[in-house]
RNA sequence: GGGCGCCGGCAGGCAGUCGCGCGGGCGCUGGAGCGUUUCUCCGGAGGCGCUUUGCGCGUGCGAGGCAAAGUCCGGUCUCCAUAGGGCAACGUGCCGGUUAACGGCCGGGGGGGCGGGCUCAAAGCCUGUUUCACGGAUCAGUGCCACAGAAAAUAUACCGCCGGCGGGUCCUCGGAUCCGCAGGUAAGGGUGAAAAGGUGCGGUAAGAGCGCACCGCGUUGCGGGUAACCGCAAUGGCAGGGAAAACCCCACGCGGAGCAAGACCAAAUAGGGGAGGAUGGCUUGGCCCGAGCCGCUCGACUCCCGGGUAGGUCGCUUGAGCCGGUCAGUAAUGGCCGGCCUAGAGGAAUGACUGCCGCCCGGCCGUGAGGCCGGGACCAGGAACCGGCUUAUCGCCGCGCCCAUCU
RNA sequence: GUGGGUAUAGCUCAGCUUGGUAGAGCGUCGGAUUGUGGUUCCGAAUGUCGUGGGUUCGAAUCCCACUACCCACCCCA
Numbered sequence: 001g002g003g004c005g006c007c008g009g010c011a012g013g014c015a016g017u018c019g020c021g022c023g024g025g026c027g028c029u030g031g032a033g034c035g036u037u038u039c040u041c042c043g044g045a046g047g048c049g050c051u052u053u054g055c056g057c058g059u060g061c062g063a064g065g066c067a068a069a070g071u072c073c074g075g076u077c078u079c080c081a082u083a084g085g086g087c088a089a090c091g092u093g094c095c096g097g098u099u100a101a102c103g104g105c106c107g108g109g110g111g112g113g114c115g116g117g118c119u120c121a122a123a124g125c126c127u128g129u130u131u132c133a134c135g136g137a138u139c140a141g142u143g144c145c146a147c148a149g150a151a152a153a154u155a156u157a158c159c160g161c162c163g164g165c166g167g168g169u170c171c172u173c174g175g176a177u178c179c180g181c182a183g184g185u186a187a188g189g190g191u192g193a194a195a196a197g198g199u200g201c202g203g204u205a206a207g208a209g210c211g212c213a214c215c216g217c218g219u220u221g222c223g224g225g226u227a228a229c230c231g232c233a234a235u236g237g238c239a240g241g242g243a244a245a246a247c248c249c250c251a252c253g254c255g256g257a258g259c260a261a262g263a264c265c266a267a268a269u270a271g272g273g274g275a276g277g278a279u280g281g282c283u284u285g286g287c288c289c290g291a292g293c294c295g296c297u298c299g300a301c302u303c304c305c306g307g308g309u310a311g312g313u314c315g316c317u318u319g320a321g322c323c324g325g326u327c328a329g330u331a332a333u334g335g336c337c338g339g340c341c342u343a344g345a346g347g348a349a350u351g352a353c354u355g356c357c358g359c360c361c362g363g364c365c366g367u368g369a370g371g372c373c374g375g376g377a378c379c380a381g382g383a384a385c386c387g388g389c390u391u392a393u394c395g396c397c398g399c400g401c402c403c404a405u406c407u
Numbered sequence: 408g409u410g411g412g413u414a415u416a417g418c419u420c421a422g423c424u425u426g427g428u429a430g431a432g433c434g435u436c437g438g439a440u441u442g443u444g445g446u447u448c449c450g451a452a453u454g455u456c457g458u459g460g461g462u463u464c465g466a467a468u469c470c471c472a473c474u475a476c477c478c479a480c481c482c483c484a
Stems, first nucleotide, its partner, number of pairs: 001403005007398004012357007020062004025057004030053010064379002069390002072388005077258004084289004090253004094108005109134001110132009135249002141247002144242002158189002160185003164181008197215006216238001217236008262314004272305005280294004306483003321340008359376007408480007417433004427464001435451005457473005
């Protein structure tokens, strides 16, 4: 000087003018309604209190970047039987912990990649870092693997290699070579994404776990660990490829809908028309059982057409809340103590301009500290709320790592 | 706000379930028929399968993330 992390922090400050939303206050002896009381010529008039509303003037508060976003998960809350039994569907998927919960997070195990060390080197071992949708493909089953290839999962013989038999040719008469036949062989070639353990030695007609050593794999036992799993020993010559983000199997989870949920008040219209409709329909938005309710032709309910309203209050923001400290824990996280209150509205406010200061970039001037001029400052934005994940994001500071150059 | 769906040739759609060369109709272009045009017949061209990543030997198809677009929601009931 450059790059990376999706690590920690920031996302300009102050002043002036104008403007927006919500809450609350004051004024206009404002308007309207209700209650009460005083006067009265009994028609009313005035005072006080409460509610509501108009205008004006102060005042308090007013987005995030662990994205308010996408709505991908999980929950709170509300309603439907306070949610019942079974199946299906869906989701999750090494082990343990954490949490209100999760597909999140933390720690551990195993596999892969990269780097370093041990070693002459390889294999292997140790170690650092990074990454993985990481249950099951013999010990349930079914299906798939195009093209190429002899063969794609019951293994298989195209070329090659090997000996045997028959025939031809040559000759030094025992062989060489060619053709054919039936065999042996998975070492070698070739095909393919993938070809039935790997390397080496022995062995053999040629070969082959055929035998042996090491590695890999399976089984059994012992030991360690909560567990995933790991280590050691014995044993079997070796089970049979891939794919479960194919169906599926196993384990666990899961009732449905969503604040336009839902509760209350008020208003309007046509409880109007047509079609379907009975061991039926609704509550349940997959099915059956069960429960409750409605109905069986004066017909529940479903669909279509048609008509009406575009009002108010609550839900609504004090919450698994934020900040600081301390303790427990490797950590995620949790306990305790202290402090703080931080938008809540309806289709929806949080802005604009000017000046000064600060930040970044470029140019010029200056030995230098610095000065002058010009330009720039992202993504976005609450709509019941919370915990995560994912995605977007100009630039600056800090920390860590890597690369290059100089000292 | 909440729930659901779609994206394939210029247009409208199939193919996705069960992964293996991407198709149909209309349109476009060329030729034939005709005096000319239409109709009819013959032939041809046409694709980042919305974008990016993953699983797989191989993805329009399976999985994940993103983008754009569309639909539904109150009362009579």
Two RNAs folded together computationally: RNase P RNA and transfer RNA, 484 nucleotides in total.
It holds a member of the Rfam family "Bacterial RNase P class A". Its family is annotated with ribonuclease P activity, dimeric ribonuclease P complex and tRNA processing in the Gene Ontology.